[in-house]
RNA sequence: UGAGGAGGCCGGGUGGCCGCGGCGUGCACUUCGUGGGCGUCGAGGAAAGUCGGGACUCCACCGGGCAGGGUGCUGGCGAGAGCCAGGUCGGGGUGACCUGACGGAACAGUGCAACAGAGAGAAGACCGCCGAUGGACCGGCUCUCCGGAGUCGAUCACAGGCAAGGCUGAAACGGUGCGGUAAGAGCGCACCAGCGGCGUCGGCGACGGCGUCGGCUCGGUAAACCCCACCCGGAGCAAGGUCGAGCAGAGCGUGGGCGGCCCGCCCCACACGUUCGGGUAGACCGCACAGAUGGAUGGCCACCGGCCCGGUUCGCCGGGCGGCACAGAAUCCCGCUUACAGGCCCCCUCACCGU
Numbered sequence: 001u002g003a004g005g006a007g008g009c010c011g012g013g014u015g016g017c018c019g020c021g022g023c024g025u026g027c028a029c030u031u032c033g034u035g036g037g038c039g040u041c042g043a044g045g046a047a048a049g050u051c052g053g054g055a056c057u058c059c060a061c062c063g064g065g066c067a068g069g070g071u072g073c074u075g076g077c078g079a080g081a082g083c084c085a086g087g088u089c090g091g092g093g094u095g096a097c098c099u100g101a102c103g104g105a106a107c108a109g110u111g112c113a114a115c116a117g118a119g120a121g122a123a124g125a126c127c128g129c130c131g132a133u134g135g136a137c138c139g140g141c142u143c144u145c146c147g148g149a150g151u152c153g154a155u156c157a158c159a160g161g162c163a164a165g166g167c168u169g170a171a172a173c174g175g176u177g178c179g180g181u182a183a184g185a186g187c188g189c190a191c192c193a194g195c196g197g198c199g200u201c202g203g204c205g206a207c208g209g210c211g212u213c214g215g216c217u218c219g220g221u222a223a224a225c226c227c228c229a230c231c232c233g234g235a236g237c238a239a240g241g242u243c244g245a246g247c248a249g250a251g252c253g254u255g256g257g258c259g260g261c262c263c264g265c266c267c268c269a270c271a272c273g274u275u276c277g278g279g280u281a282g283a284c285c286g287c288a289c290a291g292a293u294g295g296a297u298g299g300c301c302a303c304c305g306g307c308c309c310g311g312u313u314c315g316c317c318g319g320g321c322g323g324c325a326c327a328g329a330a331u332c333c334c335g336c337u338u339a340c341a342g343g344c345c346c347c348c349u350c351a352c353c354g355u
Stems, first nucleotide, its partner, number of pairs: 001351005007345004012304007020042006027035003044326001048337002051335005056236004068232005073086005087102006103227002109225002111221002126166002128162003133159002135156002138153006174192006193217002195214008240285004249276006255267004305324001306321006
């Protein structure tokens, strides 16, 4: 200098004019509200998605269990959400670093593995290798009671043996070498890899390093059932609370009926007065150092900053752009996720150059 990686932060500024909402204050008109004045406050890092928790409110609830659902490595913080740091196993990058998974070492049990393939888990024999052993057939030699018997060799690939090589597959029951064998094989041995036991060292821990022993090599899958541990009631500010017209309802009185009057009874379909509780419209609270009520937080101009284009004597000059990001509160708080023009700070990596 160039290309990257990680973390944190900002995300237009100043002034003028006009306007909007809340609160306070005092003035005018005064119908108790309106008008104008002054002061003060008035969107975000995500106000978004409404995903996870909590506060708050109402309903349900003695306690325990079943069913169902969620979470699942370790340590710390915190509120069980989540965050930070670490561990193990993978994937990507030369690197800084990025990224996925996480209880059961699938030795509690039951399942599953399409297609292909002989065989998919104490597996299997299609091609292949062998055919030592048994068998068939041929030949040599020996013996013979002339029927045959024994032995050696060659052939067949019939019984059978093998799991090395090939083949199928995402995956085929460790790898290399030597020995061994009829051919082979952890069958034996050496080394390597894995698994398990024991010991020791480091770490709070998950776990890691080293040593030693055992041929133990028995694979994968729990986002299959299952097992273990812990957790889990529902609805949500249109929650919910207080006050409360009008209409309807109930009680009483006046009223009507029982021939008149009193008591009593009935009628109240109607009218008036009065009382009552529930509750609708509505109002207020819930509700905030922005705030709510169909919802204020805006518009114009100037200068600066930013970006783009053209010119340049590299100092700048001229022009354009608010399409100059994402977006915008509605009970509140903490998280998570998603969107985002441009810019700033700090640390690290790689390449090249210079000393």